Predicted 3D model of an 88-nucleotide RNA (SAM riboswitch aptamer (S box leader)). Rfam family: SAM riboswitch aptamer (S box leader). From the family's description: The SAM riboswitch is found upstream of a number of genes which code for proteins involved in methionine or cysteine biosynthesis in Gram-positive bacteria. Of the family's consensus pairs, 88% are formed in the model. Its mean pLDDT, the model's own confidence on a scale to 100, is 83.
[in-house]
């Protein structure tokens, strides 16, 4: 890097350093010097996997491994993205 299978209207931020972008995309629309991105600490929400608890409910906990924590994947489109498990 590639294939498959789910899932994407719920849910969660504060401070530090930084200092002009950011929401993936060409279009809206928004967010942003009352501090964008990125880092960093600590919080917090989910509950794909692993363990556990339970004993059928696609139940219950959240130790570990991942994700996320402005808007319905922000919106519209897609043969598109994005995360999770596995395959090769």
């Nucleotide at each position: 890097a590639u294939c498959u299978u789910a899932u994407c209207a719920a849910g969660a931020g504060u401070g530090g350093u930084g200092g002009a972008g950011a929401g993936a995309c060409a279009g809206g629309c928004u967010c942003u010097a009352u501090g964008a991105a990125a880092c960093c600490a600590c919080g917090g929400c989910a509950a794909c996997c692993u363990a556990c608890c339970g004993a059928u409910a696609c139940g219950g906990a959240a130790a570990g491994g991942u994700g996320c924590c402005a808007a319905u994947u922000c919106c519209a489109a897609g043969c598109a993205g994005a995360u999770a498990a596995g395959g090769c």